[in-house]
Context: one part of a larger RNA
RNA sequence: UUUGGCUUAAAGCGUGUGUAGCUGGUUUGUCAAGUCUUUUGUGAAAGCAGCAGACUUAAUUUGUUGAAUUGCAAAAGAUACUAACAUGACUAGAGACCGGGAGACGUCAAGGGUAUUCUUGGAGUAGGAGUAGAAUCUUAAGAUACUAGGAAGACCACCUGUGGCGAAGGCGCUUGACGAGAACGGAUCUGACAGUGAGACACGAAAGCUGGGGGCGCAACCCGGAUUAGAUACCCGGUUAGUCCCAGCCGUAAACGAUGCGGAUUAGGUGUUGGGUGAACUAUGAGUUUACUCAGGGCCGAAGGGAAACCAUUAAAUCCGCCGCCUGGGAAGUAUGGUCGCAAGACUGAAACUU
Numbered sequence: 001u002u003u004g005g006c007u008u009a010a011a012g013c014g015u016g017u018g019u020a021g022c023u024g025g026u027u028u029g030u031c032a033a034g035u036c037u038u039u040u041g042u043g044a045a046a047g048c049a050g051c052a053g054a055c056u057u058a059a060u061u062u063g064u065u066g067a068a069u070u071g072c073a074a075a076a077g078a079u080a081c082u083a084a085c086a087u088g089a090c091u092a093g094a095g096a097c098c099g100g101g102a103g104a105c106g107u108c109a110a111g112g113g114u115a116u117u118c119u120u121g122g123a124g125u126a127g128g129a130g131u132a133g134a135a136u137c138u139u140a141a142g143a144u145a146c147u148a149g150g151a152a153g154a155c156c157a158c159c160u161g162u163g164g165c166g167a168a169g170g171c172g173c174u175u176g177a178c179g180a181g182a183a184c185g186g187a188u189c190u191g192a193c194a195g196u197g198a199g200a201c202a203c204g205a206a207a208g209c210u211g212g213g214g215g216c217g218c219a220a221c222c223c224g225g226a227u228u229a230g231a232u233a234c235c236c237g238g239u240u241a242g243u244c245c246c247a248g249c250c251g252u253a254a255a256c257g258a259u260g261c262g263g264a265u266u267a268g269g270u271g272u273u274g275g276g277u278g279a280a281c282u283a284u285g286a287g288u289u290u291a292c293u294c295a296g297g298g299c300c301g302a303a304g305g306g307a308a309a310c311c312a313u314u315a316a317a318u319c320c321g322c323c324g325c326c327u328g329g330g331a332a333g334u335a336u337g338g339u340c341g342c343a344a345g346a347c348u349g350a351a352a353c354u355u
Base pairs, nucleotide, nucleotide: 004326005325006324007309008308012323014203015202016201017200021196022195023194025090026089027088028086029085030084033082034081035078036077037076038075039074040073041072042071048066049065050064051063052062053061054060093193094190095189096188097186098185099184105179106178107177108176109175110174111173112156113155116152117151118150119149120148121147122146127138128137164171165170208249209248210247211246212245213244217243218242222238223237224236225235260322261321262320263319264318265317268300269299270298272296273295274294275293276292277291278290279289280288281287304311305310328355329354330353337348338347339346340345
């Protein structure tokens, strides 16, 4: 390399957009590049096969004929498929447009809510806090608990649902503005415009970093109190970075469905979300019930698959296209070099040796 694989054994890039490349719907004509047929030339000899000879025989060797040399070149044809051309035709893919709906989809702004902490006043007295039990801690300089105001920052209970939306990360108070995507329905339009995607670019939780703000609560580090043989912990009392906002970096996660994307085909059952079309009822309501259907999101399950667990129209079934990745364990995601980064480090990524 071929073959074989990638949910859990090694292996799907964290996710998208997209360049080159690879792959590509139906149909007509032309062409003859690929493809196919025939012929010619060439494809050294040795080698291989047949026959004849030489050496006493054999091995060996000589001659001759043939096969093979799967290739290359030229000529003449074939035209199903692929390509090219007609910048042909079509509508089942894809896209556009229109319609009424769904949504924690994004950005920005405004408004609100309880709780917490602090604070001012009132009223009030001896504890409060904490634990398995304690202590550190707090409190006669009047705490805790109660009450009336004020301030601040963070957060958004119930509704909340194997409910929804988003490419993923993720998204949950209300209202508004702006922006985006998906589903359904259509008797509209374009007419293959598509799929994937090496590089590339963009996004990307938390933590961390730089500068500026902010800091209620929580809380790495740290300081005490306990526990213990010890206790650099678990438990308790404090507390700093941080957590929050703005601008910029970082680019990683068990970034998980441990399952790449797209298309086609292959039993069902059940409940659920959004749309459409009917039917029945009706308190006529954006109503209730129900059937079919499209799209999502769950559970169960036949065939089939699988080492099994299990998967099973949301495939891990059966096929096609494209990309990524794997090749015993350790050494090691280390060393070295390179690129990126302020740094932390990230990406790329071995070998000796060992087993």

This is a predicted structure of a 355-nucleotide part of an RNA (small-subunit ribosomal RNA, central domain) from an archaeon. The sequence was found in a public genome assembly. It matches the Rfam family "Archaeal small subunit ribosomal RNA". Clan: SSU clan. The prediction has a mean pLDDT of 87.